[in-house]
RNA sequence: AGAGUUUGAUCCUGGCUCAGAAUGAACGCUGGCGGCGUGCCUAACACAUGCAAGUCGAACGGGAAUUAUUUGCGAUUACAUCAAGAGUAAUUCUAGUGGCAGACGGGUGAGUAAUACAUGGGUGAUCUGCCUCUGGGAGGAAAAUAACUCGCCGAAAGGCGAGCUAAUGUUCCAUAAGAUCACAAUUCUUCCUCAGAAGAAUAGGGAUUAAAGCUCCGCAAGGGGCACCUGGAGAUGAGCCCGUGGCCUAUCAGCUAGUUGGUGAGGUAAUGGCUCACCAAGGCUAAGACGGGUAUCCGACCUGAAAGGGUGACCGGACACACUGGAACUGAGACACGGUCCAGACUCCUACGGGAGGCAGCAGUGGGGAAUUUUGGACAAUGGGGGCAACCCUGAUCCAGCAACGCCGCGUGAAGGAUGAAGGUCUUCGGAUUGUAAACUUCUUUUGUAGGGGACGAAACAUUCGUUGAAUAAACGAAAUUGACGGUACUCUAUGAAUAAGCCACGGCUAACUUCGUGCCAGCAGCCGCGGUAAUACGAAGGUGGCGAGCGUUAUUCGGAAUUACUAGGCGUAAAGCGCAGGUAGGUGGUUAGGUAAGUUCAUGAUGAAAUCUCCCGGCUUAACCGGGAGGGGUUUAUGAAUACUGCUUGGCUUGAGUGUGGGAGAGGGUGCUGGAAUUCCAGGUGUAGCGGUGAAAUGCGUAGAUAUCCGGAGGAACCCCAGAGGCGAAGGCGGCGCCUGGCUCACAACCGACGCUCAGACACGAUAGCAUGGGUAGCGAACGGGAUUAGAAACCCCGGUAGUCCAUGCCGUAAACGAUGCAUGCUAGGCGCUGGGGGACUGACCCCUUCAGUGCCGUAGGUAACCUGAUAAGCAUGCCGCCUGGGGAGUACGACCGCAAGGUUAAAACUCAAAGGAAUUGACGGGGGCCCGCACAAGCAGCGGAGCGUGUGGUUUAAUUCGAGGCUACACGAAGAACCUUACCUGGGUUUGACAUGGCGUUGAACGAGGGUGAAAGCCUGAGGUCCGCAAGGCAGCGUCACAGGUGCUGCAUGGCUGUCGUCAGCUCGUGCCGUGAGGUGUUCGGUUAAGUCCGCAAACGAGCGCAACCCUCGGUGCUAGUUACAAGUGUCUAGCACUACUGCCCGUGACAAGCGGGAGGAAGGUGGGGAUGACGUCAAGUCAGCAUGGCCUUUAUAUCCAGGGCUACACACACGCUACAAUGGUCGGUACAAUGGGUGGCCAAGCCGCAAGGCGGAGCAAAUCCUCCAAAGCCGAUCUCAGUUCGAAUUGUGGGCUGCAACCCGCCCACAUGGAGCUGGAGUUGCUAGUAACCGCGCGUCAGCCAUAGUGCGGUGAAUACGUUCCCGGGCCUUGUACACACCGCCCGUCACGUCACGGGAGCUGGUCACGCCUGAAGUCGGUGGGCUAACCGCAAGGGGGCAACCGCCGAGGGCAGGGCUGGUGACUGGGACGAAGUCGUAACAAGGUAACC
Repeated sequence: AGAGUUUGAUCCUGGCUCAGAAUGAACGCUGGCGGCGUGCCUAACACAUGCAAGUCGAACGGGAAUUAUUUGCGAUUACAUCAAGAGUAAUUCUAGUGGCAGACGGGUGAGUAAUACAUGGGUGAUCUGCCUCUGGGAGGAAAAUAACUCGCCGAAAGGCGAGCUAAUGUUCCAUAAGAUCACAAUUCUUCCUCAGAAGAAUAGGGAUUAAAGCUCCGCAAGGGGCACCUGGAGAUGAGCCCGUGGCCUAUCAGCUAGUUGGUGAGGUAAUGGCUCACCAAGGCUAAGACGGGUAUCCGACCUGAAAGGGUGACCGGACACACUGGAACUGAGACACGGUCCAGACUCCUACGGGAGGCAGCAGUGGGGAAUUUUGGACAAUGGGGGCAACCCUGAUCCAGCAACGCCGCGUGAAGGAUGAAGGUCUUCGGAUUGUAAACUUCUUUUGUAGGGGACGAAACAUUCGUUGAAUAAACGAAAUUGACGGUACUCUAUGAAUAAGCCACGGCUAACUUCGUGCCAGCAGCCGCGGUAAUACGAAGGUGGCGAGCGUUAUUCGGAAUUACUAGGCGUAAAGCGCAGGUAGGUGGUUAGGUAAGUUCAUGAUGAAAUCUCCCGGCUUAACCGGGAGGGGUUUAUGAAUACUGCUUGGCUUGAGUGUGGGAGAGGGUGCUGGAAUUCCAGGUGUAGCGGUGAAAUGCGUAGAUAUCCGGAGGAACCCCAGAGGCGAAGGCGGCGCCUGGCUCACAACCGACGCUCAGACACGAUAGCAUGGGUAGCGAACGGGAUUAGAAACCCCGGUAGUCCAUGCCGUAAACGAUGCAUGCUAGGCGCUGGGGGACUGACCCCUUCAGUGCCGUAGGUAACCUGAUAAGCAUGCCGCCUGGGGAGUACGACCGCAAGGUUAAAACUCAAAGGAAUUGACGGGGGCCCGCACAAGCAGCGGAGCGUGUGGUUUAAUUCGAGGCUACACGAAGAACCUUACCUGGGUUUGACAUGGCGUUGAACGAGGGUGAAAGCCUGAGGUCCGCAAGGCAGCGUCACAGGUGCUGCAUGGCUGUCGUCAGCUCGUGCCGUGAGGUGUUCGGUUAAGUCCGCAAACGAGCGCAACCCUCGGUGCUAGUUACAAGUGUCUAGCACUACUGCCCGUGACAAGCGGGAGGAAGGUGGGGAUGACGUCAAGUCAGCAUGGCCUUUAUAUCCAGGGCUACACACACGCUACAAUGGUCGGUACAAUGGGUGGCCAAGCCGCAAGGCGGAGCAAAUCCUCCAAAGCCGAUCUCAGUUCGAAUUGUGGGCUGCAACCCGCCCACAUGGAGCUGGAGUUGCUAGUAACCGCGCGUCAGCCAUAGUGCGGUGAAUACGUUCCCGGGCCUUGUACACACCGCCCGUCACGUCACGGGAGCUGGUCACGCCUGAAGUCGGUGGGCUAACCGCAAGGGGGCAACCGCCGAGGGCAGGGCUGGUGACUGGGACGAAGUCGUAACAAGGUAACC
């Protein structure tokens, strides 16, 4: 850093996809070790059990235990011992009162879009326990109450009554420096525009308010420590307020009554509508209020080059919450996770009366889920609470356990080792590869195992001693003490290569290839896409590549994606300029000077916690990890400075804008009147049979008089010529004439002095069609009727015809409303026009020069993907607005707004595809165009299609009718010969190393084989005879056996070769150069010309190749040579060979002075002289595996092979190619004339004889210019037939013969006699042929025993007609045009219907959630109120008071109830369109002029 994917190819646009990094991950396969981290993302779901917040006996009264001691009734008794009880002292423990802490620490992210957070400020509007510093003080008194005792209630939880008692608990009094409050005075300071606010000081008097002790040393005095009260200051923490910042939605546009402000009061630590009363009517909002959705926020983390984008786990800061909702109490601090009260849901206990509970603390359980750990150890360290302290508590924390979840590190051995072992895999069978890999030799021992040693983390506190000190205070020093982890890390010894490798991929992207299996199946796939019998893409194996204790997959984020573009995109045709104007907010703004300093720039400071990040250094063996130092990080903020630019402000200027004066052009708008032509209608005249209409017709009109024609009249609509690519208007649009009226433009430079530009919203205008009301209606004309067309014709064509078109008034508000190009301004080569005005010049309206305004064409630079654009920009810039972000779904649904309606505006999603698209290129195609060829048509001749027969094919039949060929380019084709054979098919009978080849091994010595049996044959059985060669090795042959043979079995879509066709058409390409971003183009186009890309000319081309032509063969002319077998000679008809001949060479004309063309001469032949051979690049997956060859597959007692018989020859029928005919240009009979090519020894066969004939006998000649085939026929001469199913025609059939052959039944040919069918020239349609051709006539040959040959291929004989011409049909060539085609028109493609699947909309309704409002009820509780209850301290002699408690009432109030709503889900008979789905139906709409141009 890019890559794949739209196309036949190209460039562009544009989406989709991939390679990277990351994760609190999960899943699959696999798994050796260690270090450091991390671990419920889901159900803020419910929780069993244990633990997570206690501590202080140095605050207090008790209690218990123990010890010591005193006493002691009594027991025993010599001492002494035991012991109920009582006392004292000490130690330990402790329920309760009391103090401090339970507001920290730990968890979670439900709520919250601002009472939150971040950052920077303010607090002159505040509080702050413990802590630090600094002052002052601690006097006196009192009343209770728990514990405890007794009694009582209760299942329990717990409670009640009576009695006793203490305090650092509670209360009162004193004191009052200070503090607080109020009062009045003076001075000073600060802030401040003023009004005013605050503070300080001074001296006053007044009011209010404190306290608690415990302990150590000491005989005491006294001293120390910890507590207490009250000030001041600090630190820390907290409250409140303000600026700025960070989500989506306008299909949420208006919201708000404590709402906004004021006055007063209340409340709070404190400001404030925080609350209340009164007053005013405000406040917020397009810079997005209000509403809805979503969401803890940040430091940071991930990604990225950055800008950004995404995230908010762990760690750290803040906030919020603690079953759900509400509330307060205590307190320095809470409206309190392990506190209280109430309500609710849920769970548990219960004796049914009533109670208990809250893991979003650590473990753990169930549940949910793809998914997330141990009911561990320790307070040793760090930290916290309490305590004087020891110490206690601490699931904070430190450790351990589980998990490859992540990062980092290590290992699974190292060196040598070639016969390149074996095995595997592949193979062209040679080998290659696995592979130095292994084995084997030598070495090492990380890790493992066993055994030994063994930490750092520990410093302290306390105690003791010492120094100092008055001191046992404080400080310093020493000694000694303390480890969960853990006998762990580390280390030593021993041991032995010993204990340790997988996962994914291998078609391209993307590193890595083969074999087998499978056969659009099974499957793969991130995208493109693989798989239908040779799959590097599926599955397996071998090999290879990548990573490695991991590897893949899935999910998600960023990146790539400049694919939302701030950096950094676009809008003529790809998505995208609002239909158009005026204009508000907003944005932006000419020139000059002064001021200011908001933006801007600089400097200095503050802050931006730590961690993180970057750099440097250091500690764990390294790294991860950890420590230290520095740096970076901002829409922050303070002060100061600068003043170019922007802003603000003041004053000028004239060039932007406007005004004025004088001209000008115009279908600009509105309104009114009138004019003529035309159509139609009405009336009349003339006139007669048609008119009209079409491709052709018909409907229609017309004898009741049309059409035509003349005159007159009526009515409506539109305005010929002028008229132009011309003019005007903002656009829509505007065309006879008058009136009213808007704008534009030119000249002058008088006035004004930036007044300008653009423009969201809002508003005016806005073609056609349509709507409403009322008119009007000539023509035209949706709908509709009729006639045609058609398979149909709901159309196109024709005849009619209603709305409408017209007018008035009102609505609608859309168009391909287009230049598919927003408006404004400036700048940037030219040329040619047109319209309007001015200037110059001129006699002049012309013409010319010039200048403004407008409107066109071409074009440079530049731009553009290209097309194109190009001063009227799509160029270069500026300002402002609108719009776009893949195709479809869809400009659709829902909602909202507008509309009478039709409908319009705004405007999604699910789902689905990998494209959709633009421009250009090459082809192909067109019921596009131009030019040109061809027996292509036309002009002709003869046919085919009808008949019979032959042959081939289809179909049918069959045991089999073997197979192939299928438009042209299959069908007398493979087949130049199916009775057997051929033969591949069928039936039956046989053989199995085989009918045929090669090799190995074994065996035999023969092989061969007369003959016999059986049989349809093949075969099987038998078999006389037969000494295989060689010294040997070995050879030969047979048999057996193993390899193998064999296959016309499959695949022509695996192939070679060959062939057909376009087409003997004139084309197809290349090198270099040039043009184009490129595909490609040029050359090869163009003007001529040719049979031809043949040649000439021009030309960014110049040349070249394969084709064309020529060279080759043959026919024709001449010459020469030779002459057998020709002929009577000799010659050279002839035969063979060689050579020449023709080249537009010559002349005339034409053409461009060319190429060439037309004509002519000469010549046997004239413009390629005729014919043949020769077939470019390519196309049709054309044909052939059955001619041959051949890969793969299949078969192997059969799909091989042999044999007999049958079949390929079947027969209702259909087609193709032929033959013979239908007759007189003929048939028959007789006579008679003239060929050529060929073939011949298993052959051709003469003469002669026999037979009516086929043929037979015969045998001469001939391996052939010698002999034979060999009589040519049509023709000519004559006779006959006389138009008929015939003397035409010959099919069919019968009989008798002949020939070939082993054999003519299926199934041959020929002859003779007899028989004598159809057929009288052939519908639609269709074929061949342009000259020695067609047509007609016969002759030969190949194959072949014979022949179904009328076929095929040659040969000669006779021998025409016609071509005006290129409009049309078919095929082809070149150029051009359109294209949505490229499998290329046999293309592509649209819509309904039918079927299946999917998502969505509507829907009578049904059913949830949520949000407020109204009314009712109203717990706890604060606050307020009340007096009639109860009441220790204080006052009072008392009565009583003060204070307190309780009760009741009131406001508020969670929750509940009732009712109507808003928003948003689920579901719903039925219904609507949509998307998708190899081979459904109907049509043919679009793409070509798509067959009626298409589209809006």
This is a predicted structure of a 1496-nucleotide RNA (small-subunit ribosomal RNA) from an uncultured bacterium. Its Rfam family is "Bacterial small subunit ribosomal RNA".